[in-house]
Model confidence (mean pLDDT): 81 of 100. This is a predicted structure of a 71-nucleotide RNA (transfer RNA) from a Bacilli bacterium.

RNA sequence: GGGGCUUUAGCCAAGUGGUAAGGCGUGGGUCUGCAACACCCUGAUCGUCGGUUCAAAUCCGUCAGGCCCCU
Numbered sequence: 001g002g003g004g005c006u007u008u009a010g011c012c013a014a015g016u017g018g019u020a021a022g023g024c025g026u027g028g029g030u031c032u033g034c035a036a037c038a039c040c041c042u043g044a045u046c047g048u049c050g051g052u053u054c055a056a057a058u059c060c061g062u063c064a065g066g067c068c069c070c071u
Base pairs, nucleotide, nucleotide: 001070002069003068004067005066006065007064010024011023012022018054027041028040029039030038047063049061050060051059
């Protein structure tokens, strides 16, 4: 210098055009004499900026971070 993959909540992670699942953890509640266990509730405009579209986490471009290949 060229190319590929990847970025979704504090962490893990699903979602391949139609209003973003789940688990762990945090916080609150029920229960208990107090706890523990158990159960219920609780949060994400999806890395940035643009574009396409009636509609974008999803498609396209750009930049940034991470991983890898070629030279």
Lineage of the source: Bacteria > Bacillati > Bacillota > Bacilli. Its Rfam family is "tRNA". Rfam classes the family as a transfer RNA.